[in-house]
Description:
This is a predicted structure of a 350-nucleotide part of an RNA (small-subunit ribosomal RNA, central domain) from an uncultured bacterium.
Context: one part of a larger RNA
C1' cells in the first nucleotide's frame, strides 16, 4: 500500500467540544479544473511480447517490428465531482407554547439511627461467636429515661420507573444554571456529518496544604480456627472515607457494541408529551411522537446470540487489530510532588 477483520476468539479511544483534514440536500444557468474523448509530441539503450536470422542445439547474441503508463501542446463532450452565480426547504437551526426531569452549583431547614457526655432508675453481668476467647463491667456497665453534643447518610415512596456525553446524580426548601420532549405556526437558508492534533470533564484509591472526625475501617495490635494461619470469624484501630482549594487521569471507564443518517413484518410492556372518540370533567379506548424494556419474522452470525435502541442493509468519517510468551516489560520523550501515567519496541522462546 493493499486485504480480512474488532459483542465473547488479536482489536471501539473512559466520555465530550473543536481547528485542520475528509465527506456533505434540492432547482437553473456559467465555468471546463477534475473526468472522457481525438490529434500532434515526447516515452534513451537493454529487457518484456511478435517475427526473421547467428553459434551442432538450448541458453545466450544480432536484425527488424509492436507495445506501453506518464508527461505537454491543440481541438472536442458536459453527465457525474469541483469552482462562480442566482434560487429552493426537506436537513439543520431560532421564536412562541406546554410538559417532565435523583441533570448541575450555593445556601438554608429537618427527621430516625449509631456514638460520647451530664443526669434519673436499677443490678450483675454485658457483649460476641458454630463453639469461645480477646474486650466491657461493683471506680455501677448492659438494659431503660431525659437533656445535650458531634459527623456522616438520606428508611418508607422506589420501579424491569426518571435525568444527564460519558464519569455518575436520591430527604426537603429557596435561589441561579443546563440539557431534553411534544405541538403549532412564524423564521434563517446547508449554516451539515465526521474529526488526526488540541482543549475539556473524568469513580474509586492515591498525593498537596488547611479543616473535621460520628459510624466505617486498609496498615497495624489482641483472641480464635488450624498442621500452619501473615487469611476467612472476633474484639480493638492509625491513615482513610467527610469539607474547600489545587493535583492525579486511571477501572470489567461494560451494552466488552466508535459517532451521525437513510431503510428493513410485528406483538407486548413501561416513562414523557400531543390529538382523536367519549364526558360536566377525569379515567377507560384508539392514533401518533419521543425514550426505555422484553418477546420475535426476514436478514446476519462459527456458534451463542443480535434483529426498528441490529450485531440486518447502505453511505461518510475516525479509532483499532494482525499467533502466544517476553511486555504494556526496556531504552528515549512528554506529564507528575510522588504514586505513576502516556507512548512503547528488541533478543531469545514455543
Nucleotide at each position: 500500500c493493499u486485504g480480512g477483520g474488532c459483542g465473547u476468539a488479536a482489536a471501539g479511544g473512559g466520555a465530550g467540544c473543536g481547528c485542520a483534514g475528509g465527506c456533505g440536500g434540492a432547482u437553473a444557468g456559467a465555468u471546463c479544473a477534475g473526468u472522457c474523448u481525438a490529434a500532434a509530441g515526447u516515452g534513451g539503450a537493454a529487457g518484456c511480447c511478435c517475427g526473421a536470422g547467428g553459434c551442432u542445439u538450448a541458453a545466450c547474441c544480432u536484425c527488424g517490428g509492436a507495445a506501453a503508463g506518464c508527461c505537454u501542446u491543440u481541438g472536442g463532450a458536459u453527465a457525474c465531482u469541483g469552482u462562480c452565480u442566482a434560487u429552493c426547504u426537506u436537513g439543520a437551526g431560532u421564536a412562541u407554547g406546554u410538559g417532565a426531569u435523583g441533570g448541575g452549583a450555593a445556601u438554608g431547614c429537618g427527621g430516625a439511627a449509631u456514638u460520647c457526655a451530664g443526669g434519673g432508675u436499677g443490678u450483675a453481668g454485658c457483649g460476641g461467636u458454630g463453639a469461645a476467647a480477646u474486650g466491657c463491667u461493683c471506680a455501677g456497665a448492659u438494659a431503660u429515661c431525659c437533656u445535650g453534643a458531634g459527623g456522616a447518610a438520606c428508611a418508607c415512596c422506589a420501579a424491569u420507573g426518571g435525568c444527564g456525553a460519558a464519569a455518575g446524580c436520591a430527604g426537603c426548601a429557596u435561589u441561579c444554571u443546563g440539557g431534553c420532549a411534544c405541538a403549532c405556526u412564524a423564521c434563517u437558508g446547508a449554516c451539515g456529518c465526521u474529526g488526526a492534533g488540541g482543549c475539556u470533564c473524568g469513580a474509586a484509591a492515591g498525593c498537596g496544604u488547611g479543616g473535621g472526625g460520628a459510624g466505617c475501617g486498609a496498615a497495624c495490635g489482641g483472641g480464635a480456627u488450624u498442621a500452619g494461619a501473615u487469611a476467612c470469624c472476633c474484639c480493638g484501630g492509625c491513615a482513610g472515607u467527610c469539607c474547600a482549594c489545587g493535583c492525579c487521569g486511571u477501572a470489567a471507564a461494560c451494552g466488552u457494541u466508535g459517532u451521525a443518517u437513510a431503510c428493513u413484518a410485528g406483538g407486548u410492556g413501561u416513562a414523557g408529551g400531543a390529538g382523536g372518540u367519549a364526558u360536566c370533567g377525569a379515567c377507560c379506548c384508539c392514533u401518533u411522537c419521543u425514550g426505555u424494556g422484553c418477546c420475535g419474522c426476514a436478514g446476519c452470525u462459527a456458534a451463542c446470540g443480535c434483529a426498528u435502541u441490529a450485531a440486518g442493509u447502505a453511505u461518510a468519517c475516525c479509532g483499532c487489530c494482525u499467533g502466544g510468551g517476553g511486555a504494556g516489560u526496556a531504552c528515549g520523550c512528554a506529564c507528575g510532588c510522588a504514586a505513576g501515567u502516556g507512548u512503547g519496541a528488541a533478543a531469545c522462546u514455543c